[in-house]
A computed fold for a 1502-nucleotide RNA from an uncultured rumen bacterium, annotated as small-subunit ribosomal RNA. The sequence is in RNAcentral, with records from ENA and Greengenes. Its Rfam family is "Bacterial small subunit ribosomal RNA". Its mean pLDDT, the model's own confidence on a scale to 100, is 84.
RNA sequence: AGAGUUUGAUCAUGGCUCAGGACGAACGCUGGCGGCACGCUUAACACAUGCAAGUCGAACGAGCGAAAGGUGCUUGCACCUCUAGCUAGUGGCGGACGGGUGAGUAACACGUGAGCAAUCUGCCUUCGGGUGGGGGAUACCAGUUGGAAACGACUGUUAAUACCGCAUAACAUAGCGAAACCGCAUGAUUUUGCUAUCAAAGAUUUAUUGCCUGAAGAUGAGCUCGCGUCUGAUUAGCUUGUUGGUGGGGCAGCGGCCUACCAAGGCGACGAUCAGUAGCCGACCUGAGAGGGUGACCGGCCACAUUGGGACUGAGACACGGCCCAGACUCCUACGGGAGGCAGCAGUGGGGAAUUUUCCGCAAUGGGCGCAAGCCUGACGGAGCAAUGCCGCGUGAAUGAAGAAGGUCUUCGGAUCGUAAAGUUCUGUCAUCAGGGAAGAACAGCGAGAGGGUUAAGAGCUAUUUCGCCUGACGGUACCUGAGGAGGAAGCCACGGCUAACUACGUGCCAGCAGCCGCGGUAAUACGUAGGUGGCGAGCGUUGUCCGGAAUUACUGGGCGUAAAGGGCGUGUAGGCGGGGAUUUAAGUCAGAUGUGAAAGACCCGGGCUUAACUUGGGCAUUGCAUUUGAAACUGGAUUUCUUGAGGACAGGAGAGGAAAGCGGAAUUCCUAGUGUAGCGGUGAAAUGCGUAGAUAUUAGGAGGAACACCAGUGGCGAAGGCGGCUUUCUGGACUGUAACUGACGCUGAGGCGCGAAAGCGUGGGGAGCAAACGGGAUUAGAUACCCCGGUAGUCCACGCUGUAAACGAUGGGUACUAGGUGUAGGAGGUAUCGACCCCUUCUGUGCCGGAGUUAACGCAAUAAGUACCCCGCCUGGGGAGUACGGCCGCAAGGUUGAAACUCAAAGGAAUUGACGGGGGCCCGCACAAGCGGUGGAGUAUGUGGUUUAAUUCGACGCAACGCGAAGAACCUUACCAGGGCUUGACAUCCAACUAACGAGGCAGAGAUGCAUUAGGUGCCCUUCGGGGAAAGUUGAGACAGGUGGUGCAUGGUUGUCGUCAGCUCGUGUCGUGAGAUGUUGGGUUAAGUCCCGCAACGAGCGCAACCCUUAUUGCUAGUUGCUACGCAAGAGCACUCUAGCGAGACUGCCGUUGACAAAACGGAGGAAGGCGGGGACGACGUCAAAUCAUCAUGCCCCUUAUGUCCUGGGCUACACACGUAAUACAAUGGCGAUCAACAAAGGGAAGCAAAGCCGCGAGGCAGAGCAAAUCCCCAAAAGUCGUCUCAGUUCGGAUCGUGGGCUGCAACCCGCCCACGUGAAGUCGGAAUUGCUAGUAAUCGCGGAUCAGCAUGCCGCGGUGAAUACGUUCCCGGGCCUUGUACACACCGCCCGUCACACCAUGAGAGUCGGGAACACCCGAAGUCCGUAGUCUAACCGCAAGGAGGGCGCGGCCGAAGGUGGGCUUGAUAAUUGGGGUGAAGUCGUAACAAGGUAGCCGUA
Repeated sequence: AGAGUUUGAUCAUGGCUCAGGACGAACGCUGGCGGCACGCUUAACACAUGCAAGUCGAACGAGCGAAAGGUGCUUGCACCUCUAGCUAGUGGCGGACGGGUGAGUAACACGUGAGCAAUCUGCCUUCGGGUGGGGGAUACCAGUUGGAAACGACUGUUAAUACCGCAUAACAUAGCGAAACCGCAUGAUUUUGCUAUCAAAGAUUUAUUGCCUGAAGAUGAGCUCGCGUCUGAUUAGCUUGUUGGUGGGGCAGCGGCCUACCAAGGCGACGAUCAGUAGCCGACCUGAGAGGGUGACCGGCCACAUUGGGACUGAGACACGGCCCAGACUCCUACGGGAGGCAGCAGUGGGGAAUUUUCCGCAAUGGGCGCAAGCCUGACGGAGCAAUGCCGCGUGAAUGAAGAAGGUCUUCGGAUCGUAAAGUUCUGUCAUCAGGGAAGAACAGCGAGAGGGUUAAGAGCUAUUUCGCCUGACGGUACCUGAGGAGGAAGCCACGGCUAACUACGUGCCAGCAGCCGCGGUAAUACGUAGGUGGCGAGCGUUGUCCGGAAUUACUGGGCGUAAAGGGCGUGUAGGCGGGGAUUUAAGUCAGAUGUGAAAGACCCGGGCUUAACUUGGGCAUUGCAUUUGAAACUGGAUUUCUUGAGGACAGGAGAGGAAAGCGGAAUUCCUAGUGUAGCGGUGAAAUGCGUAGAUAUUAGGAGGAACACCAGUGGCGAAGGCGGCUUUCUGGACUGUAACUGACGCUGAGGCGCGAAAGCGUGGGGAGCAAACGGGAUUAGAUACCCCGGUAGUCCACGCUGUAAACGAUGGGUACUAGGUGUAGGAGGUAUCGACCCCUUCUGUGCCGGAGUUAACGCAAUAAGUACCCCGCCUGGGGAGUACGGCCGCAAGGUUGAAACUCAAAGGAAUUGACGGGGGCCCGCACAAGCGGUGGAGUAUGUGGUUUAAUUCGACGCAACGCGAAGAACCUUACCAGGGCUUGACAUCCAACUAACGAGGCAGAGAUGCAUUAGGUGCCCUUCGGGGAAAGUUGAGACAGGUGGUGCAUGGUUGUCGUCAGCUCGUGUCGUGAGAUGUUGGGUUAAGUCCCGCAACGAGCGCAACCCUUAUUGCUAGUUGCUACGCAAGAGCACUCUAGCGAGACUGCCGUUGACAAAACGGAGGAAGGCGGGGACGACGUCAAAUCAUCAUGCCCCUUAUGUCCUGGGCUACACACGUAAUACAAUGGCGAUCAACAAAGGGAAGCAAAGCCGCGAGGCAGAGCAAAUCCCCAAAAGUCGUCUCAGUUCGGAUCGUGGGCUGCAACCCGCCCACGUGAAGUCGGAAUUGCUAGUAAUCGCGGAUCAGCAUGCCGCGGUGAAUACGUUCCCGGGCCUUGUACACACCGCCCGUCACACCAUGAGAGUCGGGAACACCCGAAGUCCGUAGUCUAACCGCAAGGAGGGCGCGGCCGAAGGUGGGCUUGAUAAUUGGGGUGAAGUCGUAACAAGGUAGCCGUA
């Protein structure tokens, strides 16, 4: 510090996710040791048991009382005295600290800084003064008595440092004064005078200590104020002791704190009130910081102690281990009544994902009491449990290659685990055992000594000091030493990318994984396992939470034309911001000083534990607040002044600016009348409609409403919405000029107020045209639409409401600055002798182009989206949703404000390349058109589908499957079916043994095969003649063979197709942030990206063309089997035909015209051939997961007495049907007969072609000349020509069937071909639709070949005869280039919307129902303070007494918790039903949107 993820790719926007750190954690797997920390985050839920606050006999009386002494004497008992000690009670001090928890609290609770002139403070310290003399009770105890208990009641007795008078008394308090001085004010301080009032306690070892009073300090507490301190405005108004005053009360003290009266205030948009949540801070986590989050442990403050209320005591409490009352709960009970409060330490139950021992000790530190010893102390010190965290250590080290065994992978060679192990040599941390063994201890006390005080004293006591003794829970712990032995000690996660780390097997969209993207559908580095590797390591992962990354709430540090985002527009309040000069002030600002910012923590430098964690000393820091002293530039305040901002005045011209009234013509419609006759109207075409009752058309007159042609213009005006005939009246604003006026009066503007298209609403008018709804006619599968005919609201006017629009420049307002060019509108000025016009300058408005700059790009560009400042509004992923609920507004429709649950990993912007368009332009093709012949109808052949079957083997499926693989299924082929057999196999290699190999015949069987027998036959090479070897065969065992089994979506190769279409790319350069572009586009031209010209491109490659074959002409050469001018043959010859080699020839070369002086086109000449002469081979980058695993090859999977192999028979030939492709026809351009007669080309031939001759009607047979073929044969060419038939199911047509034959073959039944005779079907030119062909072509005619024993209407070739037509490119199909739109990129066979149906999820409404909360009103009213009261009781004081003062109890009153009642508010849960929403591989209906999306789309409204 970044990365992944939207796309085919790109840039930007934007969300989601990851890598880091942290934790009081939990869970999973694993687990050696030690140190230091930390450990109920949930139920402030309930608690058994034990402990956690006592102490003082030096305050008091009393009791018990060992020991000692004494007496009696029954020598072991009783009594007495004194004492150490102990104790319930009275009394004192402490139980307000320490310890726990975070429920409540949004508050002066906390933090920080001030203040108290408005306060208190036990114990402690210092200073001053005092401590005299009396009194009456009471607990304990004794007796009586109540009660189950808890606990009391009465009588009697007694003490005090308990209680109460009196004396004394001030520097105390109160009142009245005086003086000085201080303070912001009330007022305070000091000195002083008078009056009034109030104290005390003793104990003891006589030295101390206590007590009372005053002042001061310290400590602690209380109160007040400034500032800071969460969320919600879908909480906007709150408040009656409320705000203030006066009197009174109360308090330690100020105060509505309380009370009576008076006034009507107080708080709030700078957020009151209400609701929700929450203890606050030092700090902790994170972060570069600013921030954000947290408030465990430790420390400070607060609050609470079962819930609520209350006071008492006290220095301090409204009191965790005190009291009273009420409520809930638990326990005891004799049912009358009582007891209790772990949020102390342990512990239990419960809750929960989850959190420990009913431990040891007061040795240390600290606290309470005490003179002290000491006692108490679950504070604390320690130990225990838990890897909960941090830190440290170990599980060994060195050497060791046969790179062992074994595992895994493998291309079978090896690689890897791996120096790893073993082995050898060492070490000894930790653990174990044994021995030694701390620091933490200082006090206090006791003993001894010293000097001080008291004293008569060296006694005793007391304070100080020195030495010695004594005190350890942890703990026989830390630590040290020794012993033995590598012995006891490693796991977890990951390995597709992010992200370090890869292979095998299993699985087969299953099981599963997943933080995001995404993996898994038979070759998964992503699932599971193994091996290996990477990371961390006594831990490792997961989950949760927080910060970071996230500049993704942007103060530092973001945005708003199109990505989310400018308010529809103005006016203006608060607020924010604001021109020049001068003087002043000092609030902001800056600087210095002072106080504070606790300690701990963090950081820096050091110290102590072996190190570290941990701990400790010092320093810095604590960015803050407050006080004070200065500065005066800037901002603010005050005063004064200026004119340029702003405004005013005057003079002008422009304008659909607004409102009202009036007027006008054209047109539509209607009415009346005339003319006139059969149609009009409307559409893609029609129909509905109107019209013989006279329409449309036309003429004249009239009525009425609405809108204002031309002018008219990216012209004008207005804030926006918007404004258009003419005239008048009223009225707003802008602009120009002048510079005598005011003197910053300005800009913006939350709320507020006003304006605000259309549609819509209300009331009343009006209504010509148009026209939602509605009716009808069409279209259509449907058509609640588009089109047509009608037509009502509405549109118009007046008044009122609504308040929204894609209210758009998708661009808020203001000011200033920053190159130009060119239009246009309105002014002003200058020049021109005066004018029009023109030119120049300038101001205001409105457009276009464009530079810098800016922008993601597109674009913007003085009318900024540039550079700056000021103010307002708004945004923060998509959907849910501008929805729900609530509020406000509205007559309603609805508007405005405006969420959440849930869900997705995207949604969206700009631009790029493609593809596509029922977008455009240009161009081509038998693409259409023009023609000729067909197919589709018939029967037949053949292929396919379907069906059937034991099997009808398999493949091919739009073009580009279907006379295709198959150039030929009777057996074989053959892969299929049935049956019969074989199992190292029908075939290959290796090993062993044997044998030459080979081989006829016999029997059984359907055959394969089996059985028996062997007639015949003996090879090649080497040889030492024994034999060995090669090849072959038989037998045997196992490795293996074999598979037309699967996967063409694992592949190679081959092939089809777009398409013989003209395209497809690269290098360098240039442009662009980039994908990419340019080149390759443009102007011409071509069959062509063919060529030329131009051009930020210049070149190049694969394609095109050419080179190749063939054909057309010819020259030369050569010539037998060919040819023949030799009469024939032989022979001869090579001129011709021909054959086959080499050449020539054609190149827009020549001429003319056109064209741009080009390329080229057109015409012509010559030529056998002319503009590519005809035909063929040849197929760019790529597309279709196109076809083929059954040509072949091949990975993986599968079968192995079978999915292999052999055999017989069957099937591939089936047949209600459908389709494709063909041949034959339907006839006269023909059939038949005759002529046995004319003219080819290209092929084939030895297991072959076969002549002549003979036989047969014929197929064919006999026969065999010739020929391995320019020689012989197949071989007859047929259409042609002549005659006949005369339009018919025929002398057409030949299917089908019968009979008899022929040929091939082992065999023609299933299932071949041919011949003869007989039979003689459909069919009379073919619906919708559709196909081929542009010249030697179509059409027509025959011939040959491959395959092949046989079988051809198929296929591949050959020649003969030989046309018609093309105006042209509008349309259909396909293609090429350019351009345009796009929401497509699997690319239009695309994408995608809504209803309905189903499942699930969250949510709104809902008759209601059930809870919670905060208040309010009323009722009842506990405890208790306060007030009142003489019913009752009463020790201290007064009084001789009576009595009084005072007090207690009782009673009454105010207030008052809980409780009750009530109606509202608020917040949850739940509910029949209901509304929409979301999600969900393959549901239904349509086709709305994206292309002109087939009616351009979209916004508002009905």